Two RNAs folded together computationally: RNase P RNA and transfer RNA, 416 nucleotides in total. Rfam match: Bacterial RNase P class A. The family's RNA type in Rfam is ribozyme. The prediction has a mean pLDDT of 77.
RNA sequence: AACAGCAGUUGUUCCGUCGCUGCUCCGCAAGGAGGAGAGGAAAGUCCGGGCAACACAGAGCACCGUGCUUCCUAACAGGAAGGGGUCCGAAAGGGCUACGGCAAGUGCCACAGAAAACAAACCGCCUGCACGCAGGCAAGGGUGAAAACGCGAGGUAAGAGCUCACGACGCCGCGCAGUGAUGCCGGUGAUGGUAAACCCCACGGGUUGAAAGACCAAAUAAACCGGGGCUUGAGGGUGGCUCGCCCGACCCGGAGGGUAGGUUGAUAGAGCCGGUCGGCAACGGCCGGAGUAGAUAAAUGACGGAACUCGACAGAACCCGGCUUACAGACUGCUGUUUUUU
RNA sequence: UGCCCUGUGGUGUAAUUGGCUAACACGUCUGACUCUGGAUCAGAAAAGUCCAGGUUCGAGUCCUGGCAGGGCAG
Numbered sequence: 001a002a003c004a005g006c007a008g009u010u011g012u013u014c015c016g017u018c019g020c021u022g023c024u025c026c027g028c029a030a031g032g033a034g035g036a037g038a039g040g041a042a043a044g045u046c047c048g049g050g051c052a053a054c055a056c057a058g059a060g061c062a063c064c065g066u067g068c069u070u071c072c073u074a075a076c077a078g079g080a081a082g083g084g085g086u087c088c089g090a091a092a093g094g095g096c097u098a099c100g101g102c103a104a105g106u107g108c109c110a111c112a113g114a115a116a117a118c119a120a121a122c123c124g125c126c127u128g129c130a131c132g133c134a135g136g137c138a139a140g141g142g143u144g145a146a147a148a149c150g151c152g153a154g155g156u157a158a159g160a161g162c163u164c165a166c167g168a169c170g171c172c173g174c175g176c177a178g179u180g181a182u183g184c185c186g187g188u189g190a191u192g193g194u195a196a197a198c199c200c201c202a203c204g205g206g207u208u209g210a211a212a213g214a215c216c217a218a219a220u221a222a223a224c225c226g227g228g229g230c231u232u233g234a235g236g237g238u239g240g241c242u243c244g245c246c247c248g249a250c251c252c253g254g255a256g257g258g259u260a261g262g263u264u265g266a267u268a269g270a271g272c273c274g275g276u277c278g279g280c281a282a283c284g285g286c287c288g289g290a291g292u293a294g295a296u297a298a299a300u301g302a303c304g305g306a307a308c309u310c311g312a313c314a315g316a317a318c319c320c321g322g323c324u325u326a327c328a329g330a331c332u333g334c335u336g337u338u339u340u341u342u
Numbered sequence: 343u344g345c346c347c348u349g350u351g352g353u354g355u356a357a358u359u360g361g362c363u364a365a366c367a368c369g370u371c372u373g374a375c376u377c378u379g380g381a382u383c384a385g386a387a388a389a390g391u392c393c394a395g396g397u398u399c400g401a402g403u404c405c406u407g408g409c410a411g412g413g414c415a416g
Base pairs, nucleotide, nucleotide: 001338002337003336004335005334006333007332008331009330010329012307013306014305015304016303017302018301020037021036023034024033025032026031039313043324044323046322047321048320049319050318051209052208053207054206058243059242060241061240063205064204065203066202067201068082069081070080071079072078083099084097085096086095087094088093100200101199105198106197107194108193109192122141123140124137125136126135127134128133129132149167150166152164153163154162169189170188171187172186173185175184176183177182213264214263215262216261224254225253226252227251228250235247236246237245272289273288274287275286276285277284278283308311343415344414345413346412347411348410349409352368353367354366355365361399370386371385372384373383374382392408393407394406395405396404
């Protein structure tokens, strides 16, 4: 220097005119003046929370979610730091990781194969004899994705965790180190795989959702017909069910009448930027600073001019933290490879 | 705005508890029959299951994320 990967920042600019949605000021009004006006993802609606209503949410069952540890956080399935596993590498080191439990129970494991797990034996090995049968065995071969833990020694007629040492694995230990997962050590024990199979264990989750909810205004038929109920409780809050709790004098159906506007929730927030301190880090404390998008049929546009490298994905609708997805180009940092120079 | 469902040849469907080379009908193409067309008969092509990744020996089926289409409430 080029290329690749990762992380971060940015992602057209300026002037004029006319419009659109809020705000402030002047004006009795008509109107005038000033200033503000989409994003890093506003998206998907996948998690978590705030807020609100209902017992300011109670019990059980069902259902759903999460699944190594510690920490961060309002909370999380997010993040940080570690542990274990696995892959690459000679090593140093690096990448990935839905990572509780098949030694609780049940189920499944096609084809092939003797056998896919109480079992069983095709080739084979050993013993016996009446010589092709009986008995014993599972080391070796063969099948398969997977074959009864691996390997060595002992042992035996031949063999076998049958026994022993070492190793893989589960559990236990106020043993040592560590906050802990875990590692080392000691003891003990079982043996196919599969829980992104049913299931078990631990932890968490009340339901609904800004069209939640609150308030104001307007309106009336509190009439008519049928049925049920009035403390011996209809019905409702109340949701998947049961209970419990609360409200309760009205409730359901028919036919018909009236109204159908506005305010709020709603934008200053677990927020942003800078500095400093603590911490490995995520993050937290303190100090300082800047800043009105807020519509409700729903604004952010059109035209003219100028510049360049000719401009990607894309448009707020209660708010916030994350995750995921889309994204032309530019800039910064780190890592790796290749080439050149010193 | 919120919620739910679906995706398999050109079209409509199937595939049992995850199991062998994804099946059937219509359609398409080729040939036969016919003077020609239809019908009929014989044969063939056409999807690797919306996309990407994962679990598993093995995925249309199970899990995660995305894309597209449809429906419901008001």